[in-house]
A computed fold for a 363-nucleotide RNA from Thiothrix sp., annotated as Bacterial RNase P class A. Its Rfam family is "Bacterial RNase P class A". Rfam classes the family as a ribozyme. The prediction has a mean pLDDT of 78.
């Protein structure tokens, strides 16, 4: 100095005019007027999980579906967060991980290759038997006879060490052996089974002993394994007000109907469903003090617990925080609560801060 990796903050601010909502106090014409205080997020977003609350309701069980899947901890819970193991990327700080089983079964792997999974011979190597000349050597005057070598075809047969082909081919490397190979035999390394130490464990280990060991790969393929899991939402629910037409027609029918996923058993009630018309729908409430903030100790690697001490921090109902003008400045992105609350993902102009890695020069 550059370039990254990680946490964590702020994201317009101040002064005046004027205008909304909440909530308190004060007057009075009971609806007005004044006065004081507060008054949209890190994401309020998606509506994706877990819950808190209300109601189905006096409850259950099982199938089925549906979610998760390493080990250990946090937490109201969780599919979340947090530390630790394996495992992939990255020179590295770091990041990512749909991580339980492939020897229970079933399935899939396009081309290309013999062959793609208890899966094989296309080249190629060897033995043997045939063919064709070629060469040697021994015997013989000579034809010719035995014997050996190497090639070329064809063929029974024994290889899977060497070649292609593939993302992937019957463990690597090396010696030995063999007619040529071949864990066929051996060291070494790999794998798999047991002990041993080490760890809470998941899992490690220049550890030991036996085993020549190949039935690879995918289950974010059906599956099998193990935990969990009613439902239906503040438009839930209470409660006061107002209105009808207690209207019509249709279907099933106590061996029945019907009760907030499905089916089935239980248990409860005793009608239960469609269509046609017809009257009302206005106010309170649920409504914000909470598994809640900060601060400080204390335990712990940490998430987080715990003691004290302090603070109230928005309740709108066609929907409150806007509009103007002056100045500062980072010249201002994403983008507005609707019953709370934890959390994951997504978007974000721009500006601080702290620690970590690498690379270059100087000392």
């Nucleotide at each position: 100095a550059g370039a990254g990796c990680u946490g964590a903050c702020c994201g317009g601010g101040c002064a005046a005019u004027c205008g909304c909502g909440g909530c308190c106090c004060u007057g009075c014409u009971u609806g007005c007027a004044g006065g004081g205080u507060g008054g949209a997020g890190g994401a309020a977003a998606g509506u994706c999980c877990g819950g808190g609350c209300u109601c189905c309701a006096u409850a259950g069980g099982g199938u089925a579906a549906g979610a998760c899947g390493c080990c250990a901890g946090g937490u109201a819970a969780c599919g979340c967060c947090u530390g630790g193991g394996c495992g992939g990327c990255g020179u590295a700080a770091g990041c990512c991980g749909a991580c339980g089983g492939a020897a229970a079964g079933u399935g899939c792997a396009a081309c290309a290759g013999a062959a793609a999974g208890u899966a094989a011979a296309c080249c190629g190597c060897c033995u043997g038997c045939g063919u064709a000349g070629c060469u040697u050597c021994c015997a013989g005057c000579a034809a010719u006879g035995g014997g050996g070598g190497a090639u070329u075809c064809g063929u029974c047969g024994g290889u899977a060490a060497g070649g292609g082909u593939g993302a992937a081919a019957g463990g690597g490397u090396g010696c030995g052996g063999u007619a040529a190979g071949a864990g066929c035999g051996c060291a070494c390394c790999g794998c798999g089974u047991c002990g041993c130490u080490g760890g809470u464990a998941a899992c490690a280990g220049u550890c030991g002993a036996c085993g020549g060991c190949a039935c690879g790969g995918c289950a974010a393929a059906c599956c099998c394994c193990g935990u969990c899991u009613g439902g239906a939402g503040c438009a839930a629910g209470a409660c006061c007000a107002a209105a009808u037409a207690g209207g019509g027609a249709u279907g099933c029918g106590a061996u029945g109907g019907u009760g907030u996923g499905a089916c089935c058993c239980g248990c409860g009630c005793u009608g239960c469903a469609u269509c046609c018309g017809g009257g009302u729908a206005g106010g309170u409430u649920g409504c914000u003090u909470g598994a809640g903030g900060u601060g400080u100790g204390c335990g712990g690697u940490g998430a987080c617990g715990u003691a004290c001490a302090u603070c109230c921090c928005a309740g709108a109902u066609g929907a409150a925080u806007g509009a103007u003008u002056g100045u500062c400045c980072u010249c201002g992105a994403c983008a507005g609560a609707a019953c709370c609350c934890g959390g994951c993902u997504u978007a974000c102009a721009g500006g601080u801060c702290a620690g970590c890695u690498c690379u270059c020069u100087c000392u």